This is a predicted structure of an 84-nucleotide RNA (Bacterial small signal recognition particle RNA) from an uncultured Chloroflexota bacterium. Of the family's consensus pairs, 96% are formed in the model. The coordinates come from a structure-prediction model, not an experiment, and the mean pLDDT is 77. Its Rfam family is "Bacterial small signal recognition particle RNA". Rfam's curators write: The signal recognition particle (SRP) is a universally conserved ribonucleoprotein involved in the co-translational targeting of proteins to membranes. By type it is a non-coding RNA gene. The sequence was found by an Rfam model in a public genome assembly.
C1' cells in the first nucleotide's frame, strides 16, 4: 500500500429558517350593524369585516442549524486473516 473502522473537511440532496398566500362554522383577538339585559347609566353574547396565525400550498436559495450516504484524486488516527 489493497482491504477495512473512526474523526475531520470539502461536495450532493432532504429537512428547518424566510417571503408570500391560507380557517363560511368547528383558532385566537378586536367586535361596527343587529340582538338581550337594565328605570337609566351601563352591561352581556356575539354574526359579518379586519387583524395575527395553525395545517397546508407556493417561492427563494445568499447564508446560518439538523440530517443521510455504494460521495471525494482530500488529510489524520488506528487495525489487521488474506493478497501485492
Nucleotide at each position: 500500500g489493497u482491504c477495512u473502522u473512526g474523526c475531520a473537511c470539502g461536495g450532493c440532496a432532504a429537512g428547518a429558517c424566510c417571503u408570500c398566500u391560507g380557517a363560511a362554522c368547528c383558532g385566537u383577538g378586536u367586535c361596527a350593524g343587529g340582538c338581550c339585559c337594565u328605570g337609566a347609566c351601563g352591561g352581556g353574547a356575539g354574526c359579518a369585516g379586519c387583524a395575527c396565525u395553525a395545517a397546508g400550498g407556493a417561492g427563494u436559495u445568499a447564508u446560518u442549524c439538523u440530517u443521510g450516504g455504494g460521495u471525494g484524486u482530500u488529510g489524520c488516527a488506528g487495525g489487521u486473516a488474506a493478497c501485492c